[in-house]
RNA sequence: GACUGGGUCCCGCGCAGCUCGGGCCCGUGAACUCCGUCAGGUCCGGAAGGAAGCAGCGGUAAGCGGUCUCCCGGGGGUGCCGUGGGGACACCUGGUCUGA
Numbered sequence: 001g002a003c004u005g006g007g008u009c010c011c012g013c014g015c016a017g018c019u020c021g022g023g024c025c026c027g028u029g030a031a032c033u034c035c036g037u038c039a040g041g042u043c044c045g046g047a048a049g050g051a052a053g054c055a056g057c058g059g060u061a062a063g064c065g066g067u068c069u070c071c072c073g074g075g076g077g078u079g080c081c082g083u084g085g086g087g088a089c090a091c092c093u094g095g096u097c098u099g100a
Stems, first nucleotide, its partner, number of pairs: 001097008009086006015079002018075006025066004034059004042051003
């Protein structure tokens, strides 16, 4: 000096993580106007029995609160990450050849 590979650059995809929303889980949660069970009492009946049903109790809807983990979806000036394509010869780095 020449050739060439890789990185820094751009785009796509993937992965990790951050954040937001939702689901799952737990708790709470309707006096009446969610469901069930309905003491007492009430009603029907000669009786046997039946009916409605307050309080209470239990379960839950909407809602509210909570927690690690798990699942789903969205976002981007996240990333010493991976992969493919592209660009460039500005910088870094490696190899080969040649000459002094």

A computed fold for a 100-nucleotide RNA from a Candidatus Dormiibacterota bacterium, annotated as Bacterial small signal recognition particle RNA. The organism belongs to Candidatus Dormiibacterota, within Bacteria. The coordinates come from a structure-prediction model, not an experiment, and the mean pLDDT is 75. Its Rfam family is "Bacterial small signal recognition particle RNA". Rfam classes the family as a non-coding RNA gene. Rfam describes the family as follows. The signal recognition particle (SRP) is a universally conserved ribonucleoprotein involved in the co-translational targeting of proteins to membranes.